[in-house]
RNAcentral holds the sequence, with entries from Rfam and Ribocentre. This is a predicted structure of a 101-nucleotide RNA (TPP riboswitch aptamer (THI element)) from Microbacterium hydrocarbonoxydans. Its Rfam family is "TPP riboswitch aptamer (THI element)". Rfam describes the family as follows. Vitamin B(1) in its active form thiamin pyrophosphate (TPP) is an essential coenzyme that is synthesised by coupling of pyrimidine and thiazole moieties in bacteria.
RNA sequence: AGAGGGGUCCGCGGGAGCCCAGAGGGGCUGAGAGGGCCACGUGCCGACCGCUGAACCUGAAACGGAUAAUGCCGUCGUAGGAAAGGGCACGCAUGCGCAUC
Numbered sequence: 001a002g003a004g005g006g007g008u009c010c011g012c013g014g015g016a017g018c019c020c021a022g023a024g025g026g027g028c029u030g031a032g033a034g035g036g037c038c039a040c041g042u043g044c045c046g047a048c049c050g051c052u053g054a055a056c057c058u059g060a061a062a063c064g065g066a067u068a069a070u071g072c073c074g075u076c077g078u079a080g081g082a083a084a085g086g087g088c089a090c091g092c093a094u095g096c097g098c099a100u101c
Stems, first nucleotide, its partner, number of pairs: 001094001004092001007088004011051004017028004035045003038041001056081003062075004
């Protein structure tokens, strides 16, 4: 000096299901299943995940399996879409230089 990578900040994208209960709350899967605000909405903010193989959406009221039940698991899936951005410090690969043995 430093690709790629990890970290961090800004920017951008995204989802919030199933069951019991129905007042508070509890159970399942998951990173996340709604933490806060008000103007109560197709709202804003936060947390979390993602920014191009793998967030998420569509196909899909799909197919197979399991479950108390559900995108719960698998397939579909090298499918079709989808955000394709910037700053900072770090310096593991590697390169160059200097010093010493």